[in-house]
RNA sequence: CGGCAGGCCUAACACAUGCAAGUCGUACGGUAACAUUGGUUGCUUGCAACCAGAUGACGAGUGGCGCACGGGUGAGUAACGCGUGGGAAUGUACCCAGUAGUACGGAAUAGCCCAGAGAAAUUUGGUGUAAUACCGUAUACGCCCUUCGGGGGAAAGAUUUGGCGCUCUGGGAUGAGCCCGCGUUAGAUUAGGUAGUUGGUGGGGUAACGGCCUACCAAGGCUUCGAUCUAUAGCUGGUCUGAGAGGAUGAUCAGCAACACUGGGACUGAGACACGGCCCAGACUCCUACGGGAGGCAGCAGUGGGGAGUUUUGCGCAAUGGGGGAAACCCUGACGCAGCCAUGCCGCGUGAGUGAAGAAGGCCUUAGGGUUGUAAAACUCUUUCACCGGUGAAGAUAAUGACGGUACCCGCAGAAGAAGCCCCGGCUAACUCCGUGCCAGCAGCCGCGGUAAUACGGAGGGGGCAAGCGUUGUUCGGAAUUACUGGGCGUAAAGCGCACGUAGGCGGAUGAUUAAGUUAGAGGUGAAAGCCCGGGGCUUAACCCCGGAACUGCCCUCAAAACUGUCGUGCUAGAGACAUGGAGAGGUGAGUAGAAUUCCUAGUGUAGAGGUGAAAUUCGUAGAUAUUAGGAAGAAUACCAGUGGCGAAGGCGGCUCACUGGCCAUGUACUGACGCUGAGGUGCGAAAGCGUGGGGAGCAAACAGGAUUAGAUACCCUGGUAGUCCACGCCGUAAACGAUGAAUGCUAGAUGUUGGGCAGCUUGCUGUUCAGUGUCGCAGCUAACGCAUUAAGCAUUCCGCCUGGGGAGUACGGUCGCAAGAUUAAAACUCAAAGGAAUUGACGGGGGCCCGCACAAGCGGUGGAGCAUGUGGUUUAAUUCGAAGCAACGCGCAGAACCUUACCAGCCCUUGACAUACCGUCGCGGUUUCCAGAGAUGGAUUCCUUCAGUUAGGCUGGAUCGGUGACAGGUGCUGCAUGGCUGUCGUCAGCCCGUGUCGUGAGAUGUUGGGCUAAGUCCCGCAACGAGCGCAACCCUCGUCUUGGUUGCGCUCGGUUCGGCCGGGCACUCUGGAGAAACUGCCGGUGAUAAGCCGGAGGAAGGUGGGGAUGACGUCAAGUCCUCAUGGCCCUUAUGGGCUGGGCUACACACGUGCUACAAUGGCGGUGACAGCGGGAUGCAAAGUGGCAACACCUAGCCAAUCCCCAAAAACCGUCUCAGUUCGGAUUGUUCUCUGCAACUCGAGAGCAUGAAGUUGGAAUCGCUAGUAAUCGCGGAUCAGCAUGCCGCGGUGAAUACGUUCCCGGGCCUUGUACACACCGCCCGUCACACCAUGGGAGUUGGCUUUACCCGAAGGCGGUGCGCUAACCGUAAGGAGGCA
Repeated sequence: CGGCAGGCCUAACACAUGCAAGUCGUACGGUAACAUUGGUUGCUUGCAACCAGAUGACGAGUGGCGCACGGGUGAGUAACGCGUGGGAAUGUACCCAGUAGUACGGAAUAGCCCAGAGAAAUUUGGUGUAAUACCGUAUACGCCCUUCGGGGGAAAGAUUUGGCGCUCUGGGAUGAGCCCGCGUUAGAUUAGGUAGUUGGUGGGGUAACGGCCUACCAAGGCUUCGAUCUAUAGCUGGUCUGAGAGGAUGAUCAGCAACACUGGGACUGAGACACGGCCCAGACUCCUACGGGAGGCAGCAGUGGGGAGUUUUGCGCAAUGGGGGAAACCCUGACGCAGCCAUGCCGCGUGAGUGAAGAAGGCCUUAGGGUUGUAAAACUCUUUCACCGGUGAAGAUAAUGACGGUACCCGCAGAAGAAGCCCCGGCUAACUCCGUGCCAGCAGCCGCGGUAAUACGGAGGGGGCAAGCGUUGUUCGGAAUUACUGGGCGUAAAGCGCACGUAGGCGGAUGAUUAAGUUAGAGGUGAAAGCCCGGGGCUUAACCCCGGAACUGCCCUCAAAACUGUCGUGCUAGAGACAUGGAGAGGUGAGUAGAAUUCCUAGUGUAGAGGUGAAAUUCGUAGAUAUUAGGAAGAAUACCAGUGGCGAAGGCGGCUCACUGGCCAUGUACUGACGCUGAGGUGCGAAAGCGUGGGGAGCAAACAGGAUUAGAUACCCUGGUAGUCCACGCCGUAAACGAUGAAUGCUAGAUGUUGGGCAGCUUGCUGUUCAGUGUCGCAGCUAACGCAUUAAGCAUUCCGCCUGGGGAGUACGGUCGCAAGAUUAAAACUCAAAGGAAUUGACGGGGGCCCGCACAAGCGGUGGAGCAUGUGGUUUAAUUCGAAGCAACGCGCAGAACCUUACCAGCCCUUGACAUACCGUCGCGGUUUCCAGAGAUGGAUUCCUUCAGUUAGGCUGGAUCGGUGACAGGUGCUGCAUGGCUGUCGUCAGCCCGUGUCGUGAGAUGUUGGGCUAAGUCCCGCAACGAGCGCAACCCUCGUCUUGGUUGCGCUCGGUUCGGCCGGGCACUCUGGAGAAACUGCCGGUGAUAAGCCGGAGGAAGGUGGGGAUGACGUCAAGUCCUCAUGGCCCUUAUGGGCUGGGCUACACACGUGCUACAAUGGCGGUGACAGCGGGAUGCAAAGUGGCAACACCUAGCCAAUCCCCAAAAACCGUCUCAGUUCGGAUUGUUCUCUGCAACUCGAGAGCAUGAAGUUGGAAUCGCUAGUAAUCGCGGAUCAGCAUGCCGCGGUGAAUACGUUCCCGGGCCUUGUACACACCGCCCGUCACACCAUGGGAGUUGGCUUUACCCGAAGGCGGUGCGCUAACCGUAAGGAGGCA
């Protein structure tokens, strides 16, 4: 762009305007208008008037036919309304072919005219008139009625001849009315409904059958196979979906029914109870002169309204069809066309070819490139469609074309006029960047978004569809998720508590009968259209046409007789019966026994008893408890006793008797399918509860008291009433459970047990068989767990029940109940789950086993004091930041006066303190002095020095300075973006894998089990066999031996200054190296003969010899962006850089970690014995001298097994004698020393003086198992100086461990789980506030329906009939008849 279709699903809401049903003069009287024509008159000679002149025609009227069709709508209707198939007691205009006719008369009446009424609509009276209008008579083949004698009933002409009409009558066709079988929504929280109701007889009525109507008679008819009632709905062919069966639906087209503003009613007519007719009532609207009138779009257009939502007040009767007419014709919003709408289906186009510099631009980027992309541009070509111009149909069989100058065809021009929408996390085809930062937003489900979003928004790119594309709504599908095809019920939802039994369903074996079901053949019907198949026509397709098939259905007919059914015959395997036996807590009633408990009486007897975890309430000196004897009462029945028995289930337990039900075994010569199940129904039915009357010992809801506890309306104790017991009557429920309905048949076994039978023999055993009751187990089943001849297996029959969780087994209604309540049983709303079984973990005030300074046994501390140090808090300009239970807090910090330093105040710098690049410049640098300043810095100044290579060119390199823009810089943020490193569980013994096996799977096994170990260490067993990371070992160190011997050593010999000092030496110590040695190797016991354990020998060392390093898989989003590295974000004359000063050192307070103490195991004084690890050149420093001392001066030695630090201290001796001291040393004053640019904030040390708290520390809490704890000193790192901290070293040197009950932590196995961010979990209820929905609620209100009664329109039928009256009769008065 074109073709073909479709277009108020809502208000059957209201409608302005126009049109949608008229036609016939060949039925009639006529002539209002018109045309032609004749005549007359006036006259302007072509006009007017008149003659109802004539003809054509024709308004209004009489008459005929039509208006009951066509067109619309979906309100009503659950119905013979519709569908399908039959039927008989009926009409049928026009039409068709017949039969027989069409004769003679008559009286009116519209119109018109005259006269009125009224605003109008309309209407009254009078004169006169026609017909195919109306009436009478005649005739009657066939017709109707009949008492079978008889009686009754027609007609119309017009036209000029062709025919058209009219009447009677039977037939056909068409169309209609009526009846019947079957089919046709939901609700039982609708179970009974019906009085003309059901039938009969007589009558009436109808076209026709009929309670259709009426009188009488009878009491029927419908209903669980669902009546009645309620709600909803036009039905069908078909349409959508689906593999089908089904499910949903009933637009367009076609058939039927219904309706026409709402309700009622009839008239006319062949046909209506009538969409564009009438009457009445009602509501609404309109006109009015207020007296009265008019109207009905659910016809076509159109308007308002409603609504998310649906078109033009078009053209034409040319075609098809309809009405009228003899026809010409007229009418036709039926119809044919056009218009609007992407509403649907179909077709076509928006260009084609070549074209890499892979252009520009965009986007991304690892900065190289990639992508958009042959896409564009450019070149070559084409013109479908649209546009413009020309020719121009078929549809029409002679004429007539709205569509329409349309379709088709021809020609011109030019790539020209023609692409959008959705999506891109998965489902689901298609990915990146930026923005945003749980915001904005997305979302069909899961879900996305909290600073790196393929999920939000934008962009680039991509995917899909395409003149459309998405969304929303609806239906079917997927959904085997209502399961007929085609599901289930042990635990997921679901077996009635159990039985009996009615209806119903199902039913053993035999031969016959019938033909209802069933099967096969033929016939009728199953409208057309549609679907399907084959052809054909539009250029194709959609669309249309032709033919076929199909329409799975219903009816009728002829057969068959297997199966089911019917009828009847015979059978015995089911079922029952009989006989003989058997077991049993089966039931009901009556009686009776002993033990125990409580109470009463009496005796003995004395102070307690009772009760509990411990107590108290309670009882007891008025004599309890205890004990003895006697008595009373009620209830229950020890032992036997048993996954033993009986019963349908509930349930049943001393013994005896009576009555009684069922079951089992064996036998039989009986009956002959009598059976199974079972909706409703009926009965039974634990405990508790209820009613009436008894009874009441013990026990014991409620209640009281005592305890426990935060409380304790509980658990425990002391009491105690209903009740428990009996009789009678209710209730009717339970985890009434085997969570498993009843019945029948079939399908491996093994092993117990109960009651019978049979066989055998050894007489107490074996085998076998029925009926029960258990356990295990095969096949099979099951989601798994599990079930498994007692099925949850394989089958059949019948019943009950289920359909996501909550709301809820609740509300309302019904039924039952004395009540309590039971039974039946929803919805609104809300959630995306609820649930089952099993798995792996985690957890448990679950269990078992085991370990650890975990407890216990010990020793010493902390918590109290003073001080040191860290933290919190507070303060401050700043008190930089981090670390936070264990696993932060003498931690980062192995050392803050400046620096460090990140913080604060002030003063300065801006390509920068530092790196790279480019350009320019040029030595750079060191040193002296001065000025300003707090310093950084700035300005002067003295002296020294004068780069390297070279092709000899300021050519190259290098350093400085100046400039430029890129950039530098950041201890700024995010450790929840990260790397790396670290802590912790924990040096705990665990954590995984391959292959195999088991399981549907998650997973399991291995890794569990029995032993053993420090150990998943080892051994044995085992559907596992192996392997890996951990354990152990290999490494370092200490302990023994060996070897070498300087700077080390000193046994023997010699010398000596008496010092291993020297010679000599390497035995010892020590040191360096390489090795050896220890492995449960040996013996005994034990254990399984194993692994191992216990003891012993030997040995320096004995059972991993002591210590260290070494830290599996993982956990804690553990810690660290302030060590370092690093993504992203942020700052850029500052969040960067420099400097001075201050702060990190503050101080009401709280906590952690330490030091020193509180003293006699001590203080002080004296004497002067014994280590080890380490460190030393900007260093360690001897000896000597000075000082009370810190220290200073001076100066050997040492680059260190050589010299120095270096004195070890506890030890030993003396004194003090229990005091706030000769303890303790804080604090303070003062004088000094050292380091350092500097000691105020803010260092350490020394001397003198001062002499605080503190007399062993509450609750609580920490460390330690042997060279350990405790105690004593020494060294080192950091470091100018500063240690009570940290890291090391040695000296002296204990106590205790019965043991694993408990606390904490951990490992393995097992168990439960509603937990899985895993018990710091999950989760319940009330209350407060807000909101949603539903129920109740004093009431109030609307709608639908029903019953009884009253008034009652139009109309119909009947009676009467004032009055009026043409046809017929009648010598005229009246009558018959009619109207009203």